[in-house]
Parts: sequence; C1' cells; structure tokens
RNA sequence: CGCGGCGUGGAGCAGUGGUCAGCUCGUCGGGUUCAUAUCCCGAAGGUCAGUGGUUCGAAUCCGCUCGCCGCAA
Repeated sequence: CGCGGCGUGGAGCAGUGGUCAGCUCGUCGGGUUCAUAUCCCGAAGGUCAGUGGUUCGAAUCCGCUCGCCGCAA
C1' cells in the first nucleotide's frame, strides 16, 4: 500500500430510515434488616468517533478523516 470488521451513558451490548436511543451490570437516593448481602422502588448519566452529503426525516444510507481489531502481502 490492498481487503474486511468495529466505534452507541462508567463497563458489556441491542437498535439497519420515522413516536421518547433501549437492555444488563455498575453508581446515587429511599424501603426492607439489629447490621451487611439479597430483594423492592426511584433517579442521574448518551445527543450515537469526527466532518460533509443524500432525504420531508439519519445512530441507521453515501464520501472523507481519526482510532481499534483482523486478513493478505
């Protein structure tokens, strides 16, 4: 240099064009307990790697850039 995959709250993932971007764990507050754990209730935390484009509408489609992983040489 060539080809492919991935990038979404603190962590791991879902969402493949349209209602509010969800799930599990974690964190915080409350309940329960003598206390801790378990369990139950509630809350905060994302503007989807960046940028430009297509579209009435983009996390999703397209171009470029950046980062990570793999294949080939």